[in-house]
RNA sequence: GAGUUUGAUCGUGGCUCAGAACGAACGCUGGCGGCGUGCCUCUCACAUGCAAGUCGAACGGACAUACAGUUCUCUGGCAACUGGAAACUGUAUGUUCUUGGCGAACGGGUCUGUCUCACGUCUAUCUCCUACCCUUCUGUGUGGGACAACUCUGGGAAACUUCAGCUCUUACCACAUCUGACCACAUGCUCUCUUGCAUGUGGUCUCUGGAGAGAUCCGCCUCUGGAUGGGUCUGCGGCCUAUCAGGUCUUUGGUCUGGUCUUGGCUUACCAAGCCUAUCUCGGGUCUCCGGUCUCUCUGGAUGGACGGCCACACUGGAACUCUCUCACGGUCCAGACUCCUACGGGAGGCAGCAGUGGGGAAUAUUGCACAAUGGGCGAAAGCCUCUUGCAGCGACGCCGCGUGGAGGACGAAGGCCUUCGGGUUGUCUACUCCUUUUGUCUGGGACAAUCUUCUUGGUACCCUACGAAUCUGCCACGGCUCUCUCUGUGCCAGCAGCCGCGGUCUGACAGAGGUGGCAAGCGUUGUUCGGAAUUACUGGGCUUCUCUGGCGCGUCUGCGGCAGUGUCUGUCCGAGGUGGAAUCCUAUGGCUCAACCAGAGGACUGCCUUGGAAACUGCACUGCUUCUGUCAGAUCUGGGAAGGCGGAAUUCCUGGUGUCUCAGUCUCUUGCGUCUAUAUCAGGAGGAAGGCCUGUGGUCUCUACGGCCUUCUGGGUCUUCUCUCUCGCUCUGGCGCGAAAGCGUGGGGAGCAAACAGGAUUCUAUACCCUGGUCUUCCACGCCCUCUACGGUGGGCACUCGGUGUGGGAUCCGCAAGGGUUCUGUGCCUUCUGGAAACCGUUCUGUGCCCCGCCUGGGAAGUACGGCCGCAAGGUUCUCUCUCAAAGGAAUUCUCGGGGGCCCGCACAAGCGGUGGAGCAUGUGGUUUCUUUCGACGCAACGCGAAGAACCUUACCUGGGCUUCUCAUGCUGGUGGUCUGAACCUCUCUGGGGGAUCUCCUCGGGGUCUCUCGAGGAGCCAGCACAGGUGCUGCAUGGCUGUCGUCAGCUCGUGCCGUCUGGUGUUGGGUUCUGUCCCGCAACGAGCGCAACCCUUAUCCUCUGUUGCCGAUCUGGCUCUCUCUGGAAACUGCCAGCGAUCUGCUGGAGGAAGGUGGGGAUCUCGUCAAGUCAUCAUGGCCCUUAUGUCCAGGGCUACACACGUGCUACAAUGGCUGCUACAGAGGGUUGCAAGACCGCGAGGUGGAGCCAAUCCCUCUCUGCAGUCUCAGUUGGGAUCGGAGUCUGCAACUCGACUCCGUCUACGUGGAAUCGCUCUUCUUCGCGGAUCAGCUACGCCGCGGUCUAUACGUUCCCGGGCCUUGUACACACCGCCCGUCACACCACGAAAGCCUGUUGUACCCGAAGCUGGUCUGCUCUCCCGCAAGGGAGGCAGCC
Repeated sequence: GAGUUUGAUCGUGGCUCAGAACGAACGCUGGCGGCGUGCCUCUCACAUGCAAGUCGAACGGACAUACAGUUCUCUGGCAACUGGAAACUGUAUGUUCUUGGCGAACGGGUCUGUCUCACGUCUAUCUCCUACCCUUCUGUGUGGGACAACUCUGGGAAACUUCAGCUCUUACCACAUCUGACCACAUGCUCUCUUGCAUGUGGUCUCUGGAGAGAUCCGCCUCUGGAUGGGUCUGCGGCCUAUCAGGUCUUUGGUCUGGUCUUGGCUUACCAAGCCUAUCUCGGGUCUCCGGUCUCUCUGGAUGGACGGCCACACUGGAACUCUCUCACGGUCCAGACUCCUACGGGAGGCAGCAGUGGGGAAUAUUGCACAAUGGGCGAAAGCCUCUUGCAGCGACGCCGCGUGGAGGACGAAGGCCUUCGGGUUGUCUACUCCUUUUGUCUGGGACAAUCUUCUUGGUACCCUACGAAUCUGCCACGGCUCUCUCUGUGCCAGCAGCCGCGGUCUGACAGAGGUGGCAAGCGUUGUUCGGAAUUACUGGGCUUCUCUGGCGCGUCUGCGGCAGUGUCUGUCCGAGGUGGAAUCCUAUGGCUCAACCAGAGGACUGCCUUGGAAACUGCACUGCUUCUGUCAGAUCUGGGAAGGCGGAAUUCCUGGUGUCUCAGUCUCUUGCGUCUAUAUCAGGAGGAAGGCCUGUGGUCUCUACGGCCUUCUGGGUCUUCUCUCUCGCUCUGGCGCGAAAGCGUGGGGAGCAAACAGGAUUCUAUACCCUGGUCUUCCACGCCCUCUACGGUGGGCACUCGGUGUGGGAUCCGCAAGGGUUCUGUGCCUUCUGGAAACCGUUCUGUGCCCCGCCUGGGAAGUACGGCCGCAAGGUUCUCUCUCAAAGGAAUUCUCGGGGGCCCGCACAAGCGGUGGAGCAUGUGGUUUCUUUCGACGCAACGCGAAGAACCUUACCUGGGCUUCUCAUGCUGGUGGUCUGAACCUCUCUGGGGGAUCUCCUCGGGGUCUCUCGAGGAGCCAGCACAGGUGCUGCAUGGCUGUCGUCAGCUCGUGCCGUCUGGUGUUGGGUUCUGUCCCGCAACGAGCGCAACCCUUAUCCUCUGUUGCCGAUCUGGCUCUCUCUGGAAACUGCCAGCGAUCUGCUGGAGGAAGGUGGGGAUCUCGUCAAGUCAUCAUGGCCCUUAUGUCCAGGGCUACACACGUGCUACAAUGGCUGCUACAGAGGGUUGCAAGACCGCGAGGUGGAGCCAAUCCCUCUCUGCAGUCUCAGUUGGGAUCGGAGUCUGCAACUCGACUCCGUCUACGUGGAAUCGCUCUUCUUCGCGGAUCAGCUACGCCGCGGUCUAUACGUUCCCGGGCCUUGUACACACCGCCCGUCACACCACGAAAGCCUGUUGUACCCGAAGCUGGUCUGCUCUCCCGCAAGGGAGGCAGCC
């Protein structure tokens, strides 16, 4: 910085992401080199090899070789002598065992313990030591006796051990010497003390040789100083926990002793009772510490692997020895566990050294080479040893570098993918042409690596030659955050996911593919750390309402502190010096081809110490001051507190009187009271509680709280004069006190009210609301409890910062007064700046500053559990974790909603008229049935709806049977594109037969020529391939169309203004209207879609027209009227009166055919319902393709226990039937309407004048008049059934309509409920038309005729509009949401018991070892002694 709470907004707040890093691991992939790095886990167990030796110039022995000598013997020789063998001695060279010296305490490993002077840093050491090294000084004489090795003996399996004997030393012991060192004492000087110096006396203390011809060298002893290394002490610094608050007995100090290199309770004994502690003692947990490393702008946070320094550790625990140094990784002893060997008696061992093995684990390497270099040990040296180290090996574990080719190359290959089918993209990518050779392979040469030489690395780096693009690219992602998009598959499945979230049939989010993006020998994931996170805020946050001010006060420590001055210099600031190891880091150089890496410089290391200075601020000391604070005096305020007493009204109860039947109570009743006299009323009495009016956003108190009157005691505030003091102040953890109501304990009291409880009502229920009763409590005293929305949701103190207007208390001034001005102190309201997320706050601050205290850090779990403290109990206080969610929460906005409010409208109610719901029938739907009863429509807004015509067709359904490029469209390929060689068609004994159409099928070209041929093409036909076709699915993929709220009056915009923003204003307000219609006002001014008007029709008149109409007439007529048609006029609240403040307008009236929109129609804003329709049509996607397509026949859509909707006919006399008889309007007619005439009871038939229509036809109304019926299931009603017919039509069985005769059902005005209608309306009466062969039409759409009643009014039901209010709703109340229960799972607990770790306390057993004692045994050495023996010691034993 981003994502995520919301419909949207602002802010709060958490969660998550993008970055960097790693000793990493895992998945996929993997060319090279350089430099680094590699058991983070079990301080688990270890086979095997190596990791510490060296010195023969310290010594003895043994052995080997060479030489010399001696002795002996043998052989040859007469002999001299020669040769040979053995032993011994010596010399030289070398090896080795022991004694001895030095080293082994370094180097190497690991991180167990330790919160500690362990570490870091600065000091101190007058409390110390220091082998080897350097340096100063001195000495290097005399003696002694042993013991290893060796020889021999014994034991033992072994390890090892034993007896006896021999022997050397630079091993051990004694003596002498003494420059010197040390100790003691004395004296003198110095010194505050500690102490130091000098002198003297006395005492103690050392030694070893080796090499060499020699010179000399190496050693050894004493001493001085240094260097190095170490020990000890100290200041400061760095973990968590208070649900660890008191700890400590050697503890704190002193004296003496012991011990140590040295100081010290380090240790013993005695004495005193101290010491540490909220600046965190003690306890618990966890952990090596640091230079540094990672991150970070910085401060910080995390970390301590590699490299470097210190500590600690070495199988576990304990212990000492030796030594300059160890309480010792590759030493010793003891105990324990484990492993191994064993002859069972006994022994051996310690990889947290380097390799390596097992185990553990997500996980970490070779049983390599060399001492050439660096460094170490020994040695005089050569040299030896060295798993320290230098190198190599393994691992992409990390960082850095290089490569996998370069140039050209198509308006663009193939393949892939997509496609709107045109193309696009992969993509100059490939191919192809030219070039190069880093890398690779090969050939040859070949280094540096201090010094004369010696190089594992290494025939390596590097250089040269040849070959040849040849040997080399992956991983992740592509919904947003976040760079990168499409197709296919899947269908809330499979799966993804860091957060939000994707997936339910078109998923840019799953899986695959193509493409793209990012990084690259790596890429992703996981884990961890810092960052972002100002999300613990010192730098750098907050607390009215979002988490957050303690219930209130007093007050100790702490913290902070008035004005002026002097001194000082603690803090502070400046300068200088020392230190801050090296490496690391930064800067600029240099060296490896560059880089990583390395080298040498400079800087930094923000720190600590010492020292010199400054003096404003702070601190300290001192001197003053008065304005903080306190205080004297006067005045005044108060429901402030405590105790005691007194009084009146009212309720209830008691007594008595009067008096009678109800009273009480409620929405209405009931329970209750009352004839034993209630209620009512009068009088008297008892008792308890509470304090009317005054009473007031008035007063007092720190909070809680405080209200009749009087008395006593007592607290506090304010004002005015200005007296005194002179910082005495503010705040306050712990502590102390107070603290509503309820509750608890003891004892009183108890009128009213009243939890619990009882009864009665209400109700589906009513453990409630309502009523009648009624106990605890409420009251008092004493003692507890200690909480609350204890709220101004605002801690306390001080200072500062515009105004206006009230009110309580006081002072002062003006005024006769009423009242007013100024001021102090309280208490309210409004408001500017400021502040704030906003609401709001605003001198009584949520503003600006300072000081102190308390508190907060996402929601839930939870103010809960455990522990502690308090409490009689109830409970209070302090206060978590596991787990879980991605939000929870604040303020404000818009909409919705409300059994919230206000205003208004509508046949919405009311007032009326007529219906439906009951009957029969028609029709539609549900259900059921069926092979099929095709499909759709379902509250209003589906149900006489799609359907303005289902016998076939329609038709989509069912059964059965046919067809497969097809009923139809287009394209391509091939054939045909004719014919007497016989087309359609007919017939058939299926072989055939009959039949005889047309006469150029059309266009172009060549030849030939007048009808012949060749070629190309077209219409048509045949075959094949693409395709067609689908009333199949999805109306929740869609277009279009439609319904509905609703003909309701609303819905918006531009600019401006207001607001951080969502948004508001306009559109609200006052009137008015059918209307957001108009007027007025107004930070709004205007505009648009709606409303209205414009359109059609109708009512009046005028004008034009004059047949088919009309009139007069019967003709050579006319256009006055009715009527038709055309064009106009007319109506606008224009006029009058009243009402209205005015305006808009309303009411009434005149005139007028019509009066306030004249009546009716068409006209439906923005939007809602994922409303309806894929079956009107169109259309994306999916599905079928000898079938879900298409054709035919029959059936079905017409079924029928039932239920519902919409209608028709009725139930009769306002009527039925019969006869006679007026006045309409609007339509239709050539596949038609059909007159007159004739036939038939009738439906109808025969026939066809007239009419393409103001001409002819359909065509006839209900009504009226007269007669009859007389209240009945009828002369009402006309269902159902039987018979006979007519018409349409291929066809009337399923399944048509009509006519005639006969039959004559239910039904006597309809329960709950419900529908329409405000005037030519309801009602009632008929007429026409569309569809149509006919018809189920009683439907639908139109037409005219006759013709009511009622509306007080807006309380209520329904629907709607505007304003306002509340909201935890926004899928919007059909919302949201709480609790119990059931099941499953998770976490935590209880549980008879059992096992174990750690710690504390008490006690028991107790090794080695050390110290002391003892003196039992032995005793090489030294001293004394002639000796025995004694002494100083040593070893073993015991305590």
This is a predicted structure of a 1439-nucleotide RNA (small-subunit ribosomal RNA) from an uncultured bacterium.
The RNAcentral record of the sequence draws on ENA and SILVA.
The prediction has a mean pLDDT of 81.